[in-house]
RNA sequence: GCACCCGUAGCUCAGCUGGAUAGAGCAUCAGACUACGAAUCUGGAGGUCAGGAGUUCAAAUCUCUUCGGGUGCG
Numbered sequence: 001g002c003a004c005c006c007g008u009a010g011c012u013c014a015g016c017u018g019g020a021u022a023g024a025g026c027a028u029c030a031g032a033c034u035a036c037g038a039a040u041c042u043g044g045a046g047g048u049c050a051g052g053a054g055u056u057c058a059a060a061u062c063u064c065u066u067c068g069g070g071u072g073c074g
Base pairs, nucleotide, nucleotide: 001073002072003071004070005069006068007067010026011025012024013023019057028044029043030042031041032040050066051065052064053063054062
C1' cells in the first nucleotide's frame, strides 16, 4: 500500500430481512432477607449504536467518507 472483518451501556455481547419504547448477562445503586455480611429475590439508573454525510415516510441495520482495532497478502 491492497483486501476482508469488527466498533452498540463500565465489561462481554445479541439485534444488520430497514419499521416494536434500543436489549441480555455481569458489574453498579436502592430495597427485601440476615445479628452483620455473602448468596438469593425485587426494582432502578446507565446509550452521540465510533464521527460525519447521503438514500428513505422511516437507518444500529443500506451507500460514501473519516477515525480506531484485528487478520491476510505484498
A computed fold for a 74-nucleotide RNA from Candidatus Tokpelaia sp. JSC085, annotated as transfer RNA. Its Rfam family is "tRNA". Rfam classes the family as a transfer RNA. Its mean pLDDT, the model's own confidence on a scale to 100, is 81.